[in-house]
Context: one part of a larger RNA
């Protein structure tokens, strides 16, 4: 894992409501006694004692009143109806729906593992260096040196055994809850072992790591206090029907938690106080202003001679400061001569099963998310973040459309239907439905809903205009000219149109610069401007716009949802279609409300049918009706070996349903139905417990 059985709002006392029933000449008894009972249960006593029947005041004390108070004043609090049992709900106390710590205390158990001490035993293959000393030569005046030989020191040196675990490998559901293999450290010592013994839980023991004290240590392990406590997580078992929130606000050692408000439900109560229309008001937003207050621009005037410059012999004149003030264009959350739509406040009138208020029981929610809008913060960044609308949608909401999608766009699902209309969107193909109609535009596959593209560059191309030339012939092209004074004058080696300075004139001319460009060392040489001719019809430059183009580098071929599309792109306009749990249409359940007709009735109503109407999505949550399960009383003169329960039962019925009946197979003895009680009463989740596979 899967089956199967367990498995989680209980119970008791007080309390508060609310349903229901005893009595209400007020209502109850309690312990205890006394009968019964196998024991419980039950009956009977038992009025101690509680609730109520009157409140007020600290209180004396008065009293339908009182209290305050100088008050015959005012204001406060008051001027009755209950009680008691049973149920359901909630609240308190108790393990208090279940399940879950990490820990605190107490009082024992442990040093057979480990760590320390003792106390008594035990073990170190083999090889190396060779202290101390002693002895023998030699040397020396001594003090000492020197060689030689015995000699066997050491927390020395090399290595097994032991003891230890440095490398690196294996293993890692393992041989093994620290092995194995390699490789390394120490091996006569602060050395390793055996036995047996002391020493402990805030204590032991420690060459100190908070190590270790039986696979348990920053405080062992049992058992008890104990169902410890968890503002945290998980989980809480049938059905069906009415309504349905919230993610705000203030207070918390308070922010993932409470308490009170508010927003849900359920009952009573009031009886249109609610909404929408209409009148009547206050306002200082937008948004406009510049008349305050403050900013900033360009002009003009006047005024003070103050910093400062310039010209002038100087008087003075200019620029330029600084202020004022006048014209023009202006700005502003903390300016305002003005000033809306909206909201808000009050009044009025009509309609509605709309609704609003008030007490009362019972909650939930108090982490919101984006979407529009109006603002702060931040970059007019964020799928940022703080507020604000009686916003909308999700939450708590399917359905349809966006290719896919919580929040967007259509639209709020009582059930059936092989009925019909649209909605947003969409009509080539996948894929339902126009290769529809009419005028554009676009040649980039632009683009084919958004998201999704700048700044800049371009004789792409469409649409409006403006200016100018132009049959006296425009632009463009093609032929010919394109010169003379002169190589203009300085300048310079040289400057001859064209290195550079100054002038920039005349002349012939249909024209023709003392020259706009290329070139040359300086000439030379090629063009333009400028003119004629030939040609014959429109050019040239501007503005605004519409699509398009370049800028355009990522990371599946990787996209427009695909396919493909030259329209099946864009832009304007028409007609037709398809398209959903929206409306329609047929049929059936149900909630409210109203009406009618029956039947009960304590005459307050209340149940049943028909018929109108209007609803029936829903999480937390609140209320209502109801299946099943086990027991217990009573009745059914109930079922059962001709076959109880139990198991199985898709092809029969009945119920909205939980679930019942029936039929068959299995089992092998007990069961069931109605009415009323009573609970260990309902499983699929809890890393849930147990068993079987």
């Nucleotide at each position: 894992g899967c089956c199967g059985g367990c498995g989680a709002g209980u119970u008791u006392a007080c309390g508060c409501a609310c349903a229901c029933g005893g009595c209400g000449u007020g209502g109850c008894u309690a312990a205890g006694u006394c009968c019964u009972u196998u024991a419980u249960c039950g009956g009977a006593u038992g009025g101690a004692g509680c609730c109520g029947a009157a409140g007020g005041g600290a209180a004396a004390c008065c009293g339908a009143g009182u209290g305050u108070g100088a008050a015959u004043a005012g204001c406060g609090c008051g001027u009755u109806u209950g009680u008691c049992g049973c149920g359901u709900g909630c609240g308190u106390a108790a393990g208090a729906c279940c399940c879950g710590a990490a820990g605190c205390c107490a009082g024992g158990u442990g040093a057979g593992c480990u760590u320390g001490u003792c106390a008594u035993g035990a073990g170190c293959a083999g090889g190396g260096u060779g202290a101390a000393u002693c002895c023998c030569g030699c040397c020396g005046a001594a003090a000492g040196g020197c060689g030689g030989g015995a000699g066997g020191a050491g927390g020395c040196c090399c290595g097994a055994a032991c003891c230890c675990g440095u490398u690196g490998g294996u293993c890692g559901u393992a041989c093994a809850a620290c092995g194995c293999c390699u490789u390394g450290g120490g091996a006569u010592g602060a050395c390793u072992u055996g036995u047996g013994a002391c020493a402990a839980g805030g204590a032991g023991u420690g060459a100190a790591a908070a190590g270790c004290u039986u696979a348990u240590c920053g405080a062992a392990c049992c058992u008890g206090g104990u169902a410890a406590u968890a503002g945290c997580u998980g989980g809480u078992u049938c059905u069906c029907u009415c309504c349905g929130a919230a993610a705000c606000a203030g207070c918390u050692u308070u922010u993932g938690g409470g308490c009170u408000g508010g927003c849900g439900u359920c009952u009573g109560a009031u009886g249109u106080a609610u909404c929408u229309c209409c009148c009547g008001g206050g306002g200082g937003u937008a948004g406009a202003g510049c008349a305050c207050u403050g900013g900033a621009a360009g002009g003009g005037u006047c005024a003070a001679a103050c910093a400062g410059g310039g010209a002038g012999c100087a008087a003075u004149c200019u620029c330029g400061u600084u202020g004022a003030c006048c014209c023009u264009a202006u700005c502003a959350a903390a300016c305002u001569c003005c000033g809306a739509a909206u909201a808000c406040c009050g009044g009025g009138a009509a309609g509605u099963u709309u609704u609003g208020u008030c007490a009362g029981g019972c909650a939930g929610u108090u982490a919101g998310a984006c979407g529009a809008u109006g603002g702060g913060g931040g970059c007019u960044a964020a799928g940022c973040u703080c507020c604000a609308u009686a916003c909308g949608u999700c939450g708590a909401g399917a359905a349809g459309g966006g290719a896919a999608g919580a929040g967007c766009c259509u639209a709020g699902a009582u059930c059936u239907c092989a009925a019909g209309u649209u909605a947003a969107g969409g009509u080539c193909c996948c894929u339902a439905a126009a290769u529809u109609c009419g005028c554009a535009c676009u040649g980039a596959g632009u683009g084919c809903a958004u998201c999704a593209c700048a700044a800049g560059g371009a004789a792409g191309u469409g649409a409006a205009g403006g200016u100018u030339c132009u049959a006296a012939g425009a632009c463009a092209g093609u032929g010919a000219g394109g010169a003379u004074g002169u190589u203009g004058g300085c300048u310079u080696a040289g400057a001859a149109g064209c290195a550079g300075c100054c002038a920039c004139c005349a002349u012939u001319u249909a024209a023709a610069g003392a020259a706009a460009g290329c070139g040359u060392a300086a000439c030379a040489g090629c063009u333009c401007a400028c003119u004629c001719a030939u040609c014959g019809a429109g050019a040239a430059c501007u503005u605004u716009u519409g699509c398009g183009c370049c800028g355009a580098a990522g990371a599946u071929a990787a996209u427009c949802g695909g396919g493909g599309c030259u329209a099946a792109g864009u832009g304007c306009g028409g007609u037709a279609c398809c398209g959903a749990a929206a409306c329609u249409g047929a049929g059936g359940a149900u909630g409210c409300g109203a009406u009618u007709u029956c039947g009960a009735u304590u005459c307050g109503u209340c149940g049943a049918a028909a018929u109108c109407g209007c609803g029936u999505g829903g999480u937390a949550g609140g209320a209502g009706a109801g299946c099943g399960u086990u027991c217990c009383a009573a009745a059914c003169c109930g079922c059962g070996a001709u076959g109880a329960a139990g198991g199985a039962u898709a092809a029969g019925g009945g119920g909205u349903g939980a679930c019942c009946c029936a039929u068959u197979c299995u089992g092998g003895a007990g069961c069931g139905u109605u009415u009323g009680g009573a609970a260990g009463u309902g499983a699929g989740a809890a890393u849930g417990c147990c068993g079987g596979c």

A computed fold for a 693-nucleotide part of an RNA from a Candidatus Kaiserbacteria bacterium, annotated as large-subunit ribosomal RNA, domain II. The prediction has a mean pLDDT of 83. The sequence was found in a public genome assembly. The source organism's lineage runs through Bacteria, Bacteria candidate phyla and Candidatus Kaiseribacteriota. Rfam family: Bacterial large subunit ribosomal RNA.